Predicted 3D model of a 97-nucleotide RNA (TPP riboswitch aptamer (THI element)) from a Pseudomonadota bacterium. The sequence was found by an Rfam model in a public genome assembly. Its Rfam family is "TPP riboswitch aptamer (THI element)". Rfam describes the family as follows. Vitamin B(1) in its active form thiamin pyrophosphate (TPP) is an essential coenzyme that is synthesised by coupling of pyrimidine and thiazole moieties in bacteria. NCBI's taxonomy places the organism under Bacteria, Pseudomonadati, Pseudomonadota. Of the family's consensus pairs, 96% are formed in the model.
[in-house]
């Protein structure tokens, strides 16, 4: 000096579904449950080294009371970035034998 992983600040980008019961002129609400980082959170997660998240898709195959639950698609097409600090490593340069 570069600096992965990382951590802070600014910006930004993104989901929000499924089941069971009550209530309610019924695209709601309320509570209990699944799954998850998050199911509406002063929250979480992702920002191009990009499977957060979108299309494909009212897709296939398994699973479940049931779902975007799991696994394929998927090396597929889109997708938000900049500072700063930095272990440990790597380089450089001195010094001592």
């Nucleotide at each position: 000096c570069u600096c992965a992983u990382u951590c802070g600040c600014u910006a930004g980008g993104g989901g929000u579904u499924c089941c069971g019961c009550g209530c309610g002129g019924c695209u709601g609400c309320g509570u209990g449950g699944a799954u998850g980082a998050g199911a509406c959170a002063u929250a979480c997660c992702c920002u191009u080294g990009g499977a957060a998240c979108c299309u494909g898709a009212u897709c296939c195959g398994g699973a479940u009371c049931a779902u975007a639950c799991c696994g394929g698609c998927g090396u597929a097409g889109g997708g938000a970035a900049g500072c700063g600090a930095g272990c440990a490593a790597g380089c450089c340069c001195g010094c001592c034998u």